RNA sequence: CCUCUGGAAAGCAGCCGACGUUCGACGCGGCUCGCCGACGGGGCAAGCCGGAGCGUCCGGUGAAUCUCUCAGGCCCAGAACAGAGG
Numbered sequence: 001c002c003u004c005u006g007g008a009a010a011g012c013a014g015c016c017g018a019c020g021u022u023c024g025a026c027g028c029g030g031c032u033c034g035c036c037g038a039c040g041g042g043g044c045a046a047g048c049c050g051g052a053g054c055g056u057c058c059g060g061u062g063a064a065u066c067u068c069u070c071a072g073g074c075c076c077a078g079a080a081c082a083g084a085g086g
Base pairs, nucleotide, nucleotide: 001086002085003084004083005082006081011033013032014031015030016029017028019027020026034074035073036072040070041068042067043066047061048060049059050058051057052056
């Protein structure tokens, strides 16, 4: 890296539409509010390094399942992570 398996959370929300449709309502598109964190992305602790006016201050580096929700998601799909095989 590839294949298979397992895999959480949160409205199948409301309104509009000249579109699609098997003409039931679904799908699609737009808007509105409410939510989730485990595609991705941003931020930070200790420690380490350097500087200075040196029992402190400043800067650099520095992780996540923490945190922020930009993206993504709130039926399905996908999915961090884990296992098996190659």